[in-house]
RNA sequence: GUCAGAGUAGGCAGUGCGCAUCAAGUGCCGCAGGGAUGGGAAGUCGCCCUCGGACGAAAAACCGGAAGGUUUGUGUUGGACUGCCGCGUCCGCUGAC
Repeated sequence: GUCAGAGUAGGCAGUGCGCAUCAAGUGCCGCAGGGAUGGGAAGUCGCCCUCGGACGAAAAACCGGAAGGUUUGUGUUGGACUGCCGCGUCCGCUGAC
């Protein structure tokens, strides 16, 4: 120098553990504010948080004197593990020549 490759944020699926079912969470909207994002630099199609706004749900059976509990469901539910996917540019890293 040429060729090939690994790794981020995060996404999907499965498993099991929780939370809610007295509605939290999730999802939707925004000329709002902020943050993180391969090892480095810049960066945003993407991600997260805050604020504001609109909407909004699936319960059933059993046990118990009651409070409440258990099970089966339900929720675009939380995080964990496993698998698969996953930086466009420059440099770096690994391998081959």
Molecule: THF (Tetrahydrofolate) riboswitch aptamer